The RNA shown here (Bacterial RNase P class A) has 353 nucleotides and comes from a Deltaproteobacteria bacterium. Rfam family: Bacterial RNase P class A. Rfam links the family to the GO terms ribonuclease P activity, dimeric ribonuclease P complex and tRNA processing. The sequence was found by an Rfam model in a public genome assembly. The coordinates come from a structure-prediction model, not an experiment, and the mean pLDDT is 76.
RNA sequence: AUGGUGGCCUGGACGGUCGCCGGCUUUGCGGCCGGAGGAAAGUCCGGGCUCCACAGGGCAGGGUGCCGGGUAACGCCCGGCGGGGGUAACCCCAGGGAAAGUGCCACAGAAACCAGACCGCCUUUCCGCCUGGCGGAAGGGUAAGGGUGAAACCGCGGUGUAAGAGACCACGGGUCGCCAGGGCAACCUGGCGAUCGGUAAACCCCACCCGGAGCAAGACCGAACAGGGGGCGGGCCGCCCACCCGAUGCCCCCGGGUAAGGUUGCUUGAAGCGUCCGGUAACGGAACGCUCAGAUGAAUGACCGUCGGGAACUUCGGUUCCGACAGAACCCGGCUUACGGGCCGCCAUGAUC
Numbered sequence: 001a002u003g004g005u006g007g008c009c010u011g012g013a014c015g016g017u018c019g020c021c022g023g024c025u026u027u028g029c030g031g032c033c034g035g036a037g038g039a040a041a042g043u044c045c046g047g048g049c050u051c052c053a054c055a056g057g058g059c060a061g062g063g064u065g066c067c068g069g070g071u072a073a074c075g076c077c078c079g080g081c082g083g084g085g086g087u088a089a090c091c092c093c094a095g096g097g098a099a100a101g102u103g104c105c106a107c108a109g110a111a112a113c114c115a116g117a118c119c120g121c122c123u124u125u126c127c128g129c130c131u132g133g134c135g136g137a138a139g140g141g142u143a144a145g146g147g148u149g150a151a152a153c154c155g156c157g158g159u160g161u162a163a164g165a166g167a168c169c170a171c172g173g174g175u176c177g178c179c180a181g182g183g184c185a186a187c188c189u190g191g192c193g194a195u196c197g198g199u200a201a202a203c204c205c206c207a208c209c210c211g212g213a214g215c216a217a218g219a220c221c222g223a224a225c226a227g228g229g230g231g232c233g234g235g236c237c238g239c240c241c242a243c244c245c246g247a248u249g250c251c252c253c254c255g256g257g258u259a260a261g262g263u264u265g266c267u268u269g270a271a272g273c274g275u276c277c278g279g280u281a282a283c284g285g286a287a288c289g290c291u292c293a294g295a296u297g298a299a300u301g302a303c304c305g306u307c308g309g310g311a312a313c314u315u316c317g318g319u320u321c322c323g324a325c326a327g328a329a330c331c332c333g334g335c336u337u338a339c340g341g342g343c344c345g346c347c348a349u350g351a352u353c
Base pairs, nucleotide, nucleotide: 001349002348003347004346005345006344007343008342009341010340012307013306014305015304016303017302018301020035021034022033023032024031025030037325041336042335044334045333046332047331048330049214050213051212052211056241057240058239059238061210062209063208064207065206066080067079068078069077070076082093083092084091085090096205097204101203102202103199104198105197118146119145120142121141122140123139124138125137126136127135128134129133154172155171157169158168159167173196174195175194176193177192178191179190180189181188182187218264219263220262221261227254228253229252230251231250233245234244235243271291272290273289274288275287276285277284278283309322310321311320312319313318
């Protein structure tokens, strides 16, 4: 310097003029302070909070799935183990069972769970010929070689055979079990034994977790009233049990009226930032310091000047243009996606000293 890879910060600043929303203050005029993000987005997870209600047990259903740790919790985060990709830094994936059962492996191929003979190899009998032999017909043996395929019944080297074959021998690989050592563990190393298609983000089996609905939840104020029919049920997505309420009630259907309003919930928290201590880290702890939008048809804006980033042009004075993704709506912790600028670490290659 180039390429790659991991992480962090920021998201315009200052001044002026005018205009909004909230809070405090003033008799009033007015004054002071604050006012949209790192993702506010997606609504994918987990909670706080509210109501059903007292939500208990079970089925169904849903979710997660290596080990250890963190957290209020999680499908998140950190650190490891195993596997895969990459020269590397680094990145990605994830439970066990296929021997409990069921299903699937298209096409090609002879044959894809106990299989198979297309081309082949060996051999018996017969026939023909150019008589070492070759060809044909009928039968037997075979799966080492070739072909097809993602995958052909674990693989390589030998023995053996008429020709072969894990039929046998030695070595190696995968899976499972046992033993020894290391590690909290996942797991690793070594030895022995058994065994040998794949697929479970196919159904299934196993372990753990899960009430439902949601701020348009809910609470209060105000306003208004017309009935008719049906039922024994009703209270949570479905079902069962338990429990509670119930015949002037409640529930269901049709229909009318009021409101389409106001107040609250509504922002101080598992809160953020900085310093210190512990921890590999995520994170935790104590003290101190600083910080804090609450709108409601929807506030945080507009204009001017300077600076700051980029591009083009340049008479080097400057001129012109552009400047990301994008707006809180009950609040937090995550993940995912979008994006301008700057900084740092690491890896590889090249060059120079």